[in-house]
RNA sequence: GGCCCCAUCGUCUAGUGGUUAGGACACCAGGUUUUCAACCUGUAAGCGGGGGUUCAAUUCCCCCUGGGGCUGCCA
Numbered sequence: 001g002g003c004c005c006c007a008u009c010g011u012c013u014a015g016u017g018g019u020u021a022g023g024a025c026a027c028c029a030g031g032u033u034u035u036c037a038a039c040c041u042g043u044a045a046g047c048g049g050g051g052g053u054u055c056a057a058u059u060c061c062c063c064c065u066g067g068g069g070c071u072g073c074c075a
Stems, first nucleotide, its partner, number of pairs: 001071007010025004018055001028042004048064005
């Protein structure tokens, strides 16, 4: 340099052109308990950036950024 893959709450993950973007754990608040743990309830928190297509993009296309894999040239 070439090719391919990945990027979603704090973490791990589901998702698909029209969802209120779901779940688990963690955090926080409340309940229970003498206390802690466990358990129950609830809140907050997310689609890497820019452009394009579209009535509508987290989803499709292009570029960039970051990460990963395979592989070449020169020396």

This is a predicted structure of a 75-nucleotide RNA (transfer RNA) from an uncultured Candidatus Marinamargulisbacteria bacterium. Its Rfam family is "tRNA". Its family is annotated with triplet codon-amino acid adaptor activity in the Gene Ontology. About the family: Transfer RNA (tRNA) molecules are approximately 80 nucleotides in length. The prediction has a mean pLDDT of 80. The sequence was found in a public genome assembly.